[in-house]
This is a predicted structure of a 72-nucleotide RNA (transfer RNA) from Methylacidiphilum sp. Yel. The sequence was found in a public genome assembly. Its Rfam family is "tRNA". Rfam's curators write: Transfer RNA (tRNA) molecules are approximately 80 nucleotides in length. The organism belongs to Methylacidiphilum (ex Ratnadevi et al. 2023), within Bacteria. The coordinates come from a structure-prediction model, not an experiment, and the mean pLDDT is 83.

């Protein structure tokens, strides 16, 4: 320098045009002699940034930034 993949909750990841979710973590309660484990409920979002298309964009298009892999 070129190619490919990726960026979404604190972490790991879904959602592939029509209400942004799960597990773990956190909080509250139950249970327990206590802790751990278990159970119930619950908090938590600038969907990397800017622009475009669309009635409607995390999703499609363009540009940029960053990360990983491959080639030179």
């Nucleotide at each position: 320098g070129g190619g490919c993949a990726g960026a979404u909750a604190g972490c790991u990841c879904a959602a592939c045009g029509g209400u942004a979710g799960a597990g773990c973590a956190g909080g509250u309660g139950c249970c327990u002699u206590u802790u751990a484990a278990g159970c119930a409920c619950u908090u938590g979002g600038u969907u990397c940034a800017g622009g475009g298309u669309u009635c409607g964009a995390a999703u499609c298009c363009c540009u940029g930034u960053c990360u990983g892999c491959c080639c030179a």